[in-house]
RNA sequence: AUAUGUAAAGGGCAAACUAGUCGAAAGGCUAAGACGCAAAGCUACCGGUUUAAGGGUUGUUAAAACCUAUGACAGCGGGGCCACCAUA
Numbered sequence: 001a002u003a004u005g006u007a008a009a010g011g012g013c014a015a016a017c018u019a020g021u022c023g024a025a026a027g028g029c030u031a032a033g034a035c036g037c038a039a040a041g042c043u044a045c046c047g048g049u050u051u052a053a054g055g056g057u058u059g060u061u062a063a064a065a066c067c068u069a070u071g072a073c074a075g076c077g078g079g080g081c082c083a084c085c086a087u088a
Base pairs, nucleotide, nucleotide: 002088003087004086005085012037013036018031019030020029021028022027035075041081042080043079045078046077047076048073049072050071054068055067056066057065058064
């Protein structure tokens, strides 16, 4: 440096639920909690998923429906970047 994660050491992260908080929502953050994870570390570049405040279309008294990311998801897959231990 590359590949691999059978066993081990030191450990690490933390789903759901709950409380608080921010947000229009999706969702984020904090606490608590562990379903899981060998990159469940970082990154919206590609695909995907999700929300639709604002904007648009239809309708029009209105209600409502539909479209739209500039909002999100890295614990959906791929790509990029970086990294611990062990083995080869």
This is a predicted structure of an 88-nucleotide RNA (c-di-GMP-I riboswitch aptamer).
Rfam family: c-di-GMP-I riboswitch aptamer. Its family is annotated with cyclic-di-GMP binding in the Gene Ontology.